[in-house]
Molecule: c-di-GMP-I riboswitch aptamer
Organism: Rhodocyclaceae bacterium
RNA sequence: AAGAAGCCUAGGCACACCCGGAGCAAUCCGGGGCCGCAAAGCUUCCGGUCCAGAGCUCUGCCUGGAUAGCGGGGUUGCCCAG
Numbered sequence: 001a002a003g004a005a006g007c008c009u010a011g012g013c014a015c016a017c018c019c020g021g022a023g024c025a026a027u028c029c030g031g032g033g034c035c036g037c038a039a040a041g042c043u044u045c046c047g048g049u050c051c052a053g054a055g056c057u058c059u060g061c062c063u064g065g066a067u068a069g070c071g072g073g074g075u076u077g078c079c080c081a082g
Base pairs, nucleotide, nucleotide: 012037013036017032018031019030020029021028022027035069041075042074043073045072046071047070048067049066050065051064052063053062055061056060
């Protein structure tokens, strides 16, 4: 250099849906289930969306809540065969 063959980790999470439970609700928790995810680990700081509600200068603002599997940010972790 050419040819042929082989290899491309170990694992993790868990959409929808179903059952049980919590909540006014959004939604969440447990079990089952796996659509997908290289952060679909964690975190509401920013934006978006959703729920509830008294008020306000009222087709919006505000307060509280939810969504991290809606984006961005912060942070931690795995691999790098080639």